[in-house]
Context: one part of a larger RNA
RNA sequence: UGACGGGGGCCCGCACAAGCGGUGGAGCAUGUGGUUUAAUUCGAAGCAACGCGCAGAACCUUACCAGCUCUUGACAUACCUAUCGCGGUUAUCCGAGAGGAUUUCCUUCAGUUCGGCUGGAUAGGAUACAGGUGCUGCAUGGCUGUCGUCAGCUCGUGUCGUGAGAUGUUGGGUUAAGUCCCGCAACGAGCGCAACCCUCACCCCUAGUUGCCAGCAGGUUAAGCUGGGCACUCUAGAGGGACUGCCGGUGAUAAGCCGGAGGAAGGUGGGGAUGACGUCAAGUCCUCAUGGCCCUUACGGGCUGGGCUACACACGUGCUACAAUGGCGGUGACAGAGGGUUAAUCCCUAAAAGCCGUCUCAGUUCGGAUUGUCCUCUGCAACUCGAGGGCAUGAAGUUGGAAUCGCUAGUAAUCGCAGAUCAGCAUGCUGCGGUGAAUACGUUCCCGGGCCUUGUACA
Numbered sequence: 001u002g003a004c005g006g007g008g009g010c011c012c013g014c015a016c017a018a019g020c021g022g023u024g025g026a027g028c029a030u031g032u033g034g035u036u037u038a039a040u041u042c043g044a045a046g047c048a049a050c051g052c053g054c055a056g057a058a059c060c061u062u063a064c065c066a067g068c069u070c071u072u073g074a075c076a077u078a079c080c081u082a083u084c085g086c087g088g089u090u091a092u093c094c095g096a097g098a099g100g101a102u103u104u105c106c107u108u109c110a111g112u113u114c115g116g117c118u119g120g121a122u123a124g125g126a127u128a129c130a131g132g133u134g135c136u137g138c139a140u141g142g143c144u145g146u147c148g149u150c151a152g153c154u155c156g157u158g159u160c161g162u163g164a165g166a167u168g169u170u171g172g173g174u175u176a177a178g179u180c181c182c183g184c185a186a187c188g189a190g191c192g193c194a195a196c197c198c199u200c201a202c203c204c205c206u207a208g209u210u211g212c213c214a215g216c217a218g219g220u221u222a223a224g225c226u227g228g229g230c231a232c233u234c235u236a237g238a239g240g241g242a243c244u245g246c247c248g249g250u251g252a253u254a255a256g257c258c259g260g261a262g263g264a265a266g267g268u269g270g271g272g273a274u275g276a277c278g279u280c281a282a283g284u285c286c287u288c289a290u291g292g293c294c295c296u297u298a299c300g301g302g303c304u305g306g307g308c309u310a311c312a313c314a315c316g317u318g319c320u321a322c323a324a325u326g327g328c329g330g331u332g333a334c335a336g337a338g339g340g341u342u343a344a345u346c347c348c349u350a351a352a353a354g355c356c357g358u359c360u361c362a363g364u365u366c367g368g369a370u371u372g373u374c375c376u377c378u379g380c381a382a383c384u385c386g387a388g389g390g391c392a393u394g395a396a397g398u399u400g401g402a403a404u405c406g407c408u409a410g411u412a413a414u415c416g417c418a419g420a421u422c423a424g425c426a427u428g429c430u431g432c433g434g435u436g437a438a439u440a441c442g443u444u445c446c447c448g449g450g451c452c453u454u455g456u457a458c459a
Stems, first nucleotide, its partner, number of pairs: 001459002003456003007453007015443002019407005026320008034311002042053002064306007073129001077128002079125006087106002091102004109119003131295002134293003140289002142284003145280001147278001152191006158167003171182003197272004202240002205237004211230001216227003243266001246260005322400001326359006338348003366397001371392007413435007
């Protein structure tokens, strides 16, 4: 100087408390461990691994296993020889296929000094080489997580100290903030904080193939449907607006704090992007790049089939429930964002809510697992191993032990919608809107963090 303390002081945070809803019990989905297996590819491991890499494993993917098969190789550059196209297409035979042997048709290279001269392509050959999701993330780059959007981390000059170092950065106030004010052997400065950026909330202007009968006419009593018009809504560009600016109190006459006015919005207005010096030899050699090591008729390449989907069990994350604030039947409006090649124009396109009826507390008209059977769709192909529908079947489950998680407002809870990936497959993920709460006395305690101080046999 740090780090640590079941030392002290001050202060924050859904950290506790106050509340609301869950997880832990059930069934299922999904990930992991374990076990099994020819293989169940590999990585991730407290927080910060476990619906994670995977934004989608039937083949492919695929890295794993079994079998078959190739060896200058599926891919790149260079050399030699031969050919002149390459490419598309029909059919036959062998084979599981890769591949091998034939075959029909279309098209039949470019420049040219006409010299196989140049370029391009294909086949064969030999060698340099290719290739490796093989090892090492403790050799690395890059990227990422985490403490943490926490308020910190440093430097120049000066001063103090033999020195390591200190000072500044401590102190008194204040703030979300090393934010600002005052003081001070310090005076300044940098990276962070804040602001500048995007978005939402209000207004004005500009613009009108959406919107409007607002005002007129036609038209039907079905529609902005038509003429016509940009007033309004909206759309999307440019501006304004909030700054403790004003008033009162308080404070040290400061910074600020408290209350009020006006205002769409008030003291950082809500949300996002933005992550200092560093920590964890944190994660990733399987995105990519890369040093070293290793393989080279195989640890490389191709193919068929299987596996990643196994199942005494254990854990994480979710979905659906256990019902009457409900189930079922009928009726029934109102979104936003996004996608569809183009499209404010067309389509995808709502649900809960509300109203009427029924059920009357039961393992039920709750719950839907499981199983049988019949179909549909995608796709060469649903046996291992897809999704959906009809009929039948109707399991556990009556609110969950110890323990534990999220959330402070348009939030929690609840309801649906869209998108990426994608032939098909979503309870996952990323977004979007609808309905819409309760509670916070307070900081003693638990956890994490910041500043000062103290102890130390630790570095």
Molecule: small-subunit ribosomal RNA, 3' major domain
Organism: uncultured prokaryote